[in-house]
Context: one part of a larger RNA
Molecule: small-subunit ribosomal RNA, 5' domain
Organism: uncultured bacterium
RNA sequence: GGUAAACGCUGGCGGCGUGCCUAAAACAUGCAAGUCGAACGAGGGACUUCGGUCCCGAGUGGCAGACGGCUGAGUAACGCGUGGGUGACCUACCGAGAAGUGGGGAAUAACUGCCCGAAAGGGUGGCUAAUACCGCAUGAGCCCACCGAGUCGUAUCGGUGAGGAAAGUCGCAAGAUGCUUUUUGCGGGGCCCGCGUCCGAUUAGCUGGUUGGUGGGGUAACGGCCUACCAAGGCGACGAUCGGUACCUGGUCUGAGAGGAUGAUCAGGCAGACUGGGACUGUGACACGGCCCAGACUCCUACGGGAGGCAGCAGUUAGGAAUUUUGGGCAAUGGGCGCAAGCCUGACCCAGCAACGCCGCGUGGGUGACGACGGCCUUCGGGUUGUAAAGCCCUUUUCUGGGGGAAGAUGAUGACGGUACCCCAGGAAGAAGCACCGGCUAACUACGUGCCAGCAGCCGCGGUAAUACGUAGGGUGCAAGCGUUGCCC
Numbered sequence: 001g002g003u004a005a006a007c008g009c010u011g012g013c014g015g016c017g018u019g020c021c022u023a024a025a026a027c028a029u030g031c032a033a034g035u036c037g038a039a040c041g042a043g044g045g046a047c048u049u050c051g052g053u054c055c056c057g058a059g060u061g062g063c064a065g066a067c068g069g070c071u072g073a074g075u076a077a078c079g080c081g082u083g084g085g086u087g088a089c090c091u092a093c094c095g096a097g098a099a100g101u102g103g104g105g106a107a108u109a110a111c112u113g114c115c116c117g118a119a120a121g122g123g124u125g126g127c128u129a130a131u132a133c134c135g136c137a138u139g140a141g142c143c144c145a146c147c148g149a150g151u152c153g154u155a156u157c158g159g160u161g162a163g164g165a166a167a168g169u170c171g172c173a174a175g176a177u178g179c180u181u182u183u184u185g186c187g188g189g190g191c192c193c194g195c196g197u198c199c200g201a202u203u204a205g206c207u208g209g210u211u212g213g214u215g216g217g218g219u220a221a222c223g224g225c226c227u228a229c230c231a232a233g234g235c236g237a238c239g240a241u242c243g244g245u246a247c248c249u250g251g252u253c254u255g256a257g258a259g260g261a262u263g264a265u266c267a268g269g270c271a272g273a274c275u276g277g278g279a280c281u282g283u284g285a286c287a288c289g290g291c292c293c294a295g296a297c298u299c300c301u302a303c304g305g306g307a308g309g310c311a312g313c314a315g316u317u318a319g320g321a322a323u324u325u326u327g328g329g330c331a332a333u334g335g336g337c338g339c340a341a342g343c344c345u346g347a348c349c350c351a352g353c354a355a356c357g358c359c360g361c362g363u364g365g366g367u368g369a370c371g372a373c374g375g376c377c378u379u380c381g382g383g384u385u386g387u388a389a390a391g392c393c394c395u396u397u398u399c400u401g402g403g404g405g406a407a408g409a410u411g412a413u414g415a416c417g418g419u420a421c422c423c424c425a426g427g428a429a430g431a432a433g434c435a436c437c438g439g440c441u442a443a444c445u446a447c448g449u450g451c452c453a454g455c456a457g458c459c460g461c462g463g464u465a466a467u468a469c470g471u472a473g474g475g476u477g478c479a480a481g482c483g484u485u486g487c488c489c
Base pairs, nucleotide, nucleotide: 001488002487003486005485006484007483008482009481012361013360014359015358016357017356018354019353020319025317026316027315029314030313031312034063035062036061039060040059043056044055045054046053047052070272071271072270079197080196081195082194083193084192085191086190089189090188091187094185095184096183097182098181099180100179101178102136104134105133111126112125113124114123115122116121142163144161145160146159147158148157149156168177169176170175198244199243200242205235206234207233210232211231212230213229214228215227216226217225247269248268249267250266251262252261253260254259274295275294276293277292278291297308298307299306300305325351327350328349329348333347334345335344336343337342364394365393366392367391374385375384376383377382398430399426400425401424402423403422404421408416433478434477435476436475437474438459439458440457444473445472446471447470448469454461455460
């Protein structure tokens, strides 16, 4: 000098930040991911000129739940950082371009009949729709195989053959918007490589899919990624292996720098979602608020069986020296869905609590000696507190009361908020403490105590004259803070 701090004493206001560092402990309750009726068929409601119009919405279907939010357990690793590679790859939505959108079929939920179950839920018969599902046709510069050119090579180009697609909806119409195949772009990702990335040698040898090859499988894709066979390799004092510790970075703190320390908040990456394992769906997950299995725990039960996962926002218990409201709003920014209107959004924007930090302001200004009173000291003369107070003259930042009242919102829409800010009135009115005073180190006397009680960062003070303990007066330093303790330079 710094701090995500805590503790003691004290505490007026505002702005901007920050706020479980410990038990990745367990969680009551509410909310945190939905949306689309312009994909579909039922059902219900309101209005009705009986033509219809509007609304709700369980289910099928689409898109989104892989983002956003949280946490740092694990990880010493291509995890991260940086620079490259991909002739070994993927990419929904979005932008640009090309072509197409023909003709059919079979189901199923909802619904309904019956049945089982305490419940969670399930079985069976029947009916039905679609942008759900399945064939047929057409189809390229798409995909695959072969041949030729080309390349170091599987890039790229040409030829031949084979293969494979679609869905409608809205609108009176014009048209709009979808759908299918494909090229390209933006943005996003996967994989690979060089270099860098803590401590221990009181860890010296480690390794069997291990190292390489061939065939096959698998993947979007290379690869022992997996498998069969073959070979016997591969790593290591340039520190393998093992053990310990730890998410990494931009940054942050310190320092003249070099360096050291650190990785809260904000931003990028990674990893995790009760513990372990697994896949499904999907462009994308091996998926926090999805599924299945096992385990621990909690809850319900009719004992047969079921339900759950706050390391989302609040909040509770526990642990701890220690860390906040079960608040308001979608007004802004951003996100999802939707043609839109709009709906959802504990992301976010705000408010609340906390001197936790930084910054700013105030607690009054002027005058006032005869130097009051009181306190303390005293050589008893006086000194000091001290212009300090009182008194007199002012001011009103703040405060209190009243009035007005935003920007943030390119048309409407403001949670914040009757807030910020402005005006008027009132009245010095409501607002100072903490540590220290032996030396280091700015600041001294008196009394009490008597190696006691105590102090102390180091040196050291205290055993009867203590500037070092305790109190008082005085002083010094900081100041809404001041000290102490912990940690870093």